[in-house]
This is a predicted structure of a 75-nucleotide RNA (transfer RNA) from a sheep gut metagenome. Its Rfam family is "tRNA". The prediction has a mean pLDDT of 80. The sequence is in RNAcentral, with records from MGnify.
RNA sequence: GGUGCGGUAGCCAAGUGGUAAGGCGCGGGUCUGCAAAAUCCGUAUUCACCGGUUCGAUCCCGGUCCGCACCUCCA
Numbered sequence: 001g002g003u004g005c006g007g008u009a010g011c012c013a014a015g016u017g018g019u020a021a022g023g024c025g026c027g028g029g030u031c032u033g034c035a036a037a038a039u040c041c042g043u044a045u046u047c048a049c050c051g052g053u054u055c056g057a058u059c060c061c062g063g064u065c066c067g068c069a070c071c072u073c074c075a
Base pairs, nucleotide, nucleotide: 001071002070003069004068005067006066007065010024011023012022018055025043026042027041028040029039030038048064049063050062051061052060
């Protein structure tokens, strides 16, 4: 340098055109003599960034950045 895959909450991760599931964690409530456990509620509206298409983009298209794998060249 080329090709492929990926970037979504504090962490993991689903979702592939119609305003983002779930788990862990964290905060609060209930319960308890106090805790733990259990249970309920809350926790992303800049989905890496910039443009484009569309009535509408996490999703499609182009570019950029970052990570992983493979390939090529040089040393």